[in-house]
RNA sequence: AAGUUAUCAAGAAAGGUGGAGGGAUUAGACCCUGUGAAACCUUAGCAACCCUUUCUCUUGAAAGAAGGUGCUACAUUCUAUCCUAUAGUAGGAAUAGAUAACCC
Numbered sequence: 001a002a003g004u005u006a007u008c009a010a011g012a013a014a015g016g017u018g019g020a021g022g023g024a025u026u027a028g029a030c031c032c033u034g035u036g037a038a039a040c041c042u043u044a045g046c047a048a049c050c051c052u053u054u055c056u057c058u059u060g061a062a063a064g065a066a067g068g069u070g071c072u073a074c075a076u077u078c079u080a081u082c083c084u085a086u087a088g089u090a091g092g093a094a095u096a097g098a099u100a101a102c103c104c
Stems, first nucleotide, its partner, number of pairs: 003102006013043005021032003026080004044072003049068002051064005076096001081093005
């Protein structure tokens, strides 16, 4: 890298360097940004996938936050493909994406 599984309408900041982009792209929209984008560093925080402890031995439940990640504008920013319906909207599913664990 590829593959498998789970989750994704909740939550959570500031400083420094930097100097024009960013929100995954294929398209369309909309939004953020010199009142400082991306990226990097430091500290803080959020969460609970791995992890630790207890219960249960159904493979689930509860608690914790030292460690390994991850994350801290807008629903994965919205829409696109398919299905249903009380229909220009709502719901569900798929594809894609992100994160974690396993596998390798």